[in-house]
RNA sequence: GCCGAUGUAGCUCAGUUGGUAGAGCACCGCUUUCGUAAAGCGGGGGUCGACAGUUCAAUCCUGUCCAUCGGCUCCC
Numbered sequence: 001g002c003c004g005a006u007g008u009a010g011c012u013c014a015g016u017u018g019g020u021a022g023a024g025c026a027c028c029g030c031u032u033u034c035g036u037a038a039a040g041c042g043g044g045g046g047u048c049g050a051c052a053g054u055u056c057a058a059u060c061c062u063g064u065c066c067a068u069c070g071g072c073u074c075c076c
Stems, first nucleotide, its partner, number of pairs: 001072007010025004019056001027043005049065005
C1' cells in the first nucleotide's frame, strides 16, 4: 500500500425485506433471613463508532473517515 471482517447498555451478544431497540450477566431497590448468600419481584441505564447521501422514515441501504482484528504485498 491492497483486501476482508467487526463496531448496538458497564461486559458478552441478539435484532430487523427500512417503521425511532432487546436478552443474559453486572448495578440499584423490595420480599424472604437473626444476618449474608441463593431464590423471587421490580427498576435505571443506549442519540446502535463519526460525518454526509438516499428516503415520508436509516441501527439496517450507499459513500468517506476512525478504531480493533485477520490475510496479502512492497521496502528496510